The RNA shown here (Bacterial RNase P class A) has 385 nucleotides and comes from a Planctomycetota bacterium.
It matches the Rfam family "Bacterial RNase P class A". Rfam describes the family as follows. Ribonuclease P (RNase P) is a ubiquitous endoribonuclease, found in archaea, bacteria and eukarya as well as chloroplasts and mitochondria.
Lineage of the source: Bacteria > Pseudomonadati > Planctomycetota.

RNA sequence: CGAGAGGUUCGGGCGGCCGCUGCGUUCCCAAGCAAAGUUGGGGACGGAGAGGAAAGUCCGGGCUCCACGGGUCAGGGUGGUUGCCAACGGCAACCGGCCGCGAGGCCAGGGAAAGUGCCACAGAAAACAAACCGCCGGGCGGGUCACACUGUCCGGUAAGGGUGAAACGGUGCGGUAAGAGCGCACCGCGAGCUCGGUGACGAGUUCGGCAGGGCAAACCCCACCCGGAGAAAGAUCAAAUAGGGAAGGCGCACGGCGACGACCCGCGUCCAGGCCUUCCGGGUAGAUCGUUGGAGACCGAGCGCGAGCUCGGCCCUAGAGAAAUGGUCGUCACCACCGCCUUCGGGCGGCGGAACAGGACCCGGCUUACAGAGCCUCUCGCGCA
Repeated sequence: CGAGAGGUUCGGGCGGCCGCUGCGUUCCCAAGCAAAGUUGGGGACGGAGAGGAAAGUCCGGGCUCCACGGGUCAGGGUGGUUGCCAACGGCAACCGGCCGCGAGGCCAGGGAAAGUGCCACAGAAAACAAACCGCCGGGCGGGUCACACUGUCCGGUAAGGGUGAAACGGUGCGGUAAGAGCGCACCGCGAGCUCGGUGACGAGUUCGGCAGGGCAAACCCCACCCGGAGAAAGAUCAAAUAGGGAAGGCGCACGGCGACGACCCGCGUCCAGGCCUUCCGGGUAGAUCGUUGGAGACCGAGCGCGAGCUCGGCCCUAGAGAAAUGGUCGUCACCACCGCCUUCGGGCGGCGGAACAGGACCCGGCUUACAGAGCCUCUCGCGCA
């Protein structure tokens, strides 16, 4: 210098003018006789006001209410090991497999000798294997002096060809009619033992001739985890209207009682229904709380490979209501283009551009989007010293 790998920071700065939303102080106006206070409206000043993803709402928790004696089944989820964490499907380190020369990257990474199922097309055969071609042996023919060669049938053979994503361990030597774990060596595989490691696992050694193709993001089996709903959760205060309850008053019957042998009328009294007044409770609208100080940010020390943990210091950092944080100008910085200058490092001027996207109870993750700028570590190649 070129090509890469991993991580990390930022994602405009400053100023002028005009605005937006809460909060604090203060002033003015209105609602009352006045003061204080309250409520509503307005002004001034001060201070605060989105993100690395606030997003998707995918996973996990806090918090709230409901449900709940225990167990099992069903259903859902997770899936190498050891740790971290409030928890997780997250993160760290390590193990194994695959990819890359490498730095590194990727992996739903338990079980296929419990059972069931599937394996397209091609191919003879796709799993208690299989004989299409080929190879070998034999029988019967053709052919030849005899072979060679050749037709057919029977048998052997999975070494060779061909098909396929995959063909029932691989390579080599021996062996054989040809072959074959048929025998042997090495590799692979399985089992036992020993050693190392907390463990996943690794190393060594002995034995076994090889049994067991693949698929579990097919059913299934194993281990572990999971009650439901969510801020429209939930709590408090509480209009109007309608309805419920209580007390008091008025008033009253084809009712009861005073009231008598029966009946009628009248009177008094009690009283259902009714009317009025007051009060109570539920509850809707509405208001307030929940609600922003928290598994919090930053700095330092210690422990740990690390995720992280502990201690100390320091800071307070939006919170409203369908919901504000913006616009414009100047300048600086950045990028692209054009022009001029250049000591080729760059400089000056002009014009233009600047992303993805915005809280709504809070937090930890994951995933996705993103103009542009910067920093750190490492790898490979080339050149120079």
The sequence was found by an Rfam model in a public genome assembly.